[in-house]
Molecule: SAH (S-adenosyl-L-homocysteine) riboswitch aptamer
Organism: Burkholderiales bacterium PBB1
RNA sequence: UCAUCCGAGGAGCGUUGCAAGGCACGUCAGUGUCCCAGGCUCGGAGUUCAUCAUUGCAACCGCGCUCACCCGCA
Numbered sequence: 001u002c003a004u005c006c007g008a009g010g011a012g013c014g015u016u017g018c019a020a021g022g023c024a025c026g027u028c029a030g031u032g033u034c035c036c037a038g039g040c041u042c043g044g045a046g047u048u049c050a051u052c053a054u055u056g057c058a059a060c061c062g063c064g065c066u067c068a069c070c071c072g073c074a
Base pairs, nucleotide, nucleotide: 004045005044006043007042008041009040010067011066012065013064014063015062018039021034022033023032024031025030038060
């Protein structure tokens, strides 16, 4: 550095379907169908448990709806 794995990014319902993936076919180009909106960002990669102190706590996630949380106004 790349890949992979894990964690976090408040929660849920409905819907479309690109990529990826499964299955089938194929002249191996691709086609059909199923599934599908954490595929993005941040952190870690010996693991686990307990105690103490201090400080801080991102930005986002197609469309529609609901709840939660924070701030402000009335």